[in-house]
RNA sequence: CCUGCGGAAGAGACCCGAUCUCUUCUCUCGAGUGACGGCGCCGAAGGAGCAACCGCCCCGGAACCUCUCAGGCAAACGGACCGCAGG
Repeated sequence: CCUGCGGAAGAGACCCGAUCUCUUCUCUCGAGUGACGGCGCCGAAGGAGCAACCGCCCCGGAACCUCUCAGGCAAACGGACCGCAGG
């Protein structure tokens, strides 16, 4: 560094409302789904900045800090980092 398994946070499923589904004799009402757009927010993929710190030291590597371009704000997926096993 790579692979497998497990753990792993934060922040509106807010506003508008297209589409679709269910319910119903029909319509309405109701429930769910929520495109586009808007505002608010999070930081632990990635990226960038400063620079603590580190090293083979005048050159390099650099964060859990900072910014939010990206990403994310029900669940799922993802996820820095941690543990175990293997190469």
Background: Predicted 3D model of an 87-nucleotide RNA (Glycine riboswitch aptamer) from a soil metagenome. The prediction has a mean pLDDT of 77. RNAcentral holds the sequence, with entries from MGnify.